Two RNAs folded together computationally: RNase P RNA and transfer RNA, 442 nucleotides in total. Rfam match: Bacterial RNase P class A. By type it is a ribozyme.
């Protein structure tokens, strides 16, 4: 010194000056009015992809549709997240990655190519027998037999080597690789290591099996006040009718309830919560337990801001001075510029996706001591 | 704020339970016609909206952006 790996912190800092918004207290003129005073984004507030709380609806139970997860074991309110592990996979490493259950339940695929692509399969080749011809090397017909070489193809029904055949073949053996099954040893468990034994394409991010898990909406949810107002009952009035019950009537007058949906510069839901931090203990870890200790936005068209100065970082131009022979280094004045991605909307656990600097450990090469 | 949909040629759409993209119109050319328009024939033009897995093999199947539409008091 270059490459690269993991982690972990920070979101420039102080003032003035003029705004914005919440509480809180105070003043009057009583205005969503003025003073004061104390608060006022993020690591992702974001995409809404997961998972909950909280609220309304709906719900005996089970079962089927439909939708999700998918090695094992923790952890959590709870996950599709996190830990910590076994199996694969990439890198030299240092790490990092994996939708990772079943293809021996079953149905369905595997274009083109190629003879033949899943009940395997003779294009070209090997090869015994039988005919023919022959220059005696063979070669042509034919009835069969191979799966060992050529080519095809992403993949050709396990790989080498040996034996055995007329030629071959897991047909036999021997070593080797994968899958099933069963046995023993470990291990909570995935699984690891060995016996025996049976077989040997892919593919479920194709249908489906098999296990688990899920009701449905979403704070624009939901509740409450107020106002007008359709409607409805209900008294009061007048007709009928001896009364009373009833029963009509009212260019529907008044007064009381009831009221679906609409509406409102409308309240509440609204921010103290699975809360942050320290420390001690328990666990490798995720993460619980206990003490302490903190108070830290809640608008509603929708605040959190702009300016100016100084200082701190970074990059570039000038000068000044020091050390070098030189390439350059190191420090000081001063001028210019830059400072990402992005703005809270019920709330909270995650993941993904944007982004700008610091530091701390690892790792591979080089070089020089 | 909150729920769901959709992106293939210039435009309007087809393919989406996986085999290497087409149809109408538009464009160019040429034939018909005195010319034009219709007719007729041939023919150009795709990163399939970006990036990534799965697969021998992706417009298609999974995922994660990105742009764009409808919707709820």
């Nucleotide at each position: 010194a270059u490459g690269g790996c993991g982690g972990u912190c920070c979101a420039g800092g102080c003032g003035g000056c003029c705004g914005c918004u919440g509480g809180c207290g105070g003043c009057c003129u009583c205005g969503u009015g003025c003073c004061g005073u104390c608060g006022g984004a993020g690591g992702a507030a974001a995409g809404u992809c997961c998972g909950g709380g909280c609220u309304c609806c709906a719900c005996a139970g089970g079962a089927c549709a439909g939708g999700g997860u998918g090695c094992c074991g923790g952890g959590u309110a709870a996950c599709g997240c996190c830990c910590g592990g076994u199996g694969g996979g990439g890198g030299c490493a240092a790490c990092c990655c994996c939708a990772a259950g079943g293809a021996a339940a079953g149905u369905g695929c595997c274009a083109c190519a190629g003879a033949a692509a899943a009940u395997a399969g003779a294009c070209c080749g090997c090869c015994u027998g039988g005919g023919c011809c022959u220059u005696c090397g063979g070669g042509c017909c034919u009835c069969g037999g191979c799966a060992a070489g050529g080519g095809u193809g992403a993949a050709a029904a396990c790989g080498u080597g040996g034996g055995g055949u007329a030629a071959g073949a897991g047909c036999c053996c021997a070593c080797g690789g994968g899958c099933g099954g069963u046995c023993g040893u470990g291990g909570u468990g995935a699984c690891a290591c060995g016996g025996c034994u049976g077989u040997c394409g892919g593919a479920a991010a194709a249908c489906c099996c098999c296990a688990c898990c899920c009701g449905g909406a979403g704070c624009a949810a939901g509740a409450c006040c107020g106002a007008a107002c359709a409607g409805g009952g209900g008294g009061c009035g007048g007709g009928c009718g001896g009364u009373u019950c009833g029963u009509c009537c009212g260019a529907u007058g008044c007064c009381c309830c009831c009221g679906g949906g609409u509406u409102g510069u409308g309240u509440c839901g609204c921010u103290g919560g699975a809360g942050a931090c320290g420390c001690a203990c328990g666990g490798c870890a995720a993460c619980g337990u206990g003490c302490g200790c903190c108070g830290u936005a809640g608008a509603g068209g929708a605040a959190u801001g702009g300016u100016c100065g100084c200082c701190a970082u970074g990059g570039g131009a000038g000068c000044c001075c020091c050390g070098g022979u030189g390439a350059c280094g190191a420090g000081g004045c001063c001028c210019c510029c830059a400072g990402a991605c992005a703005g809270a909307a019920c709330c909270c656990g995650g993941c993904u996706u944007a982004c700008g600097g610091g530091c701390c450990g690892c790792c591979a090469u080089g070089a020089c001591c | 704020g909150g729920g769901c949909c959709c992106a293939u040629a210039g435009c309007u759409c087809a393919g989406c339970c996986g085999g290497u993209a087409g149809a109408g119109c538009a464009g160019c050319g040429g034939c018909c016609u005195u010319u034009u328009a219709a007719g007729c024939c041939g023919u150009u033009g795709g990163u399939c909206g970006c990036g990534a897995g799965u697969u021998c093999g992706a417009a298609u199947c999974u995922c994660g952006c990105u742009g764009g539409g409808c919707u709820c008091a």